[in-house]
């Protein structure tokens, strides 16, 4: 330098093919349970979907550029 895969709540992760209000776990907060704690139950908070531009009524998803990381080739 070329090819390819990946980047999504604090952490891990589904969803991308086939565009339609972002999934689950864990963590955190509150309440219940207990003499108290753990466990368990319920509710809630938390996401510019790496960045930018474009296409579209509508983009995590499609196109282009770019940043970071893994692998392969040179």
């Nucleotide at each position: 330098g070329g090819g390819u895969c990946g980047g999504u709540g604090g952490u891990c992760u589904a969803g991308u093919u086939u565009g339609g209000u972002a999934u689950g776990a864990u963590u955190c907060u509150u309440g219940g349970u207990u003499c108290g704690g753990a466990u368990c139950c319920a509710a809630g908070g938390g996401a510019u979907c790496g960045g930018g531009c474009g296409u579209u009524c509508a983009a995590a998803u499609c196109g282009c550029c770019u940043c970071c990381g893994g692998c392969c080739c040179a």